[in-house]
A computed fold for a 75-nucleotide RNA from a Candidatus Aminicenantota bacterium, annotated as transfer RNA. The prediction has a mean pLDDT of 83. The RNAcentral record of the sequence draws on ENA. RNAcentral records the identical sequence in 3 taxa. It matches the Rfam family "tRNA". By type it is a transfer RNA.
RNA sequence: AGGCGCGUGGCUCAGUGGUAGAGCGCUUCCUUGACGCGGAAGAGGUCGUGGGUUCGAUUCCCUCCGCGCCUACCA
Numbered sequence: 001a002g003g004c005g006c007g008u009g010g011c012u013c014a015g016u017g018g019u020a021g022a023g024c025g026c027u028u029c030c031u032u033g034a035c036g037c038g039g040a041a042g043a044g045g046u047c048g049u050g051g052g053u054u055c056g057a058u059u060c061c062c063u064c065c066g067c068g069c070c071u072a073c074c075a
Base pairs, nucleotide, nucleotide: 001071002070003069004068005067006066007065010024011023012022013021018055026042027041028040029039030038048064050062051061052060
């Protein structure tokens, strides 16, 4: 320098055009002598950045940033 993949709640991940979910974690309550387990309710995400296409973008296109892998070049 080139190519490929990934980036979504705190963590691990789903979601391939119609406005975002799961598990674990967290908070409150119930239960217990207490903790744990169990039960109920709840909070938490401008979907990495900026632009484009579209009536509508997490999703499609482009740029940039970050991470990983591969190839090439120099020495």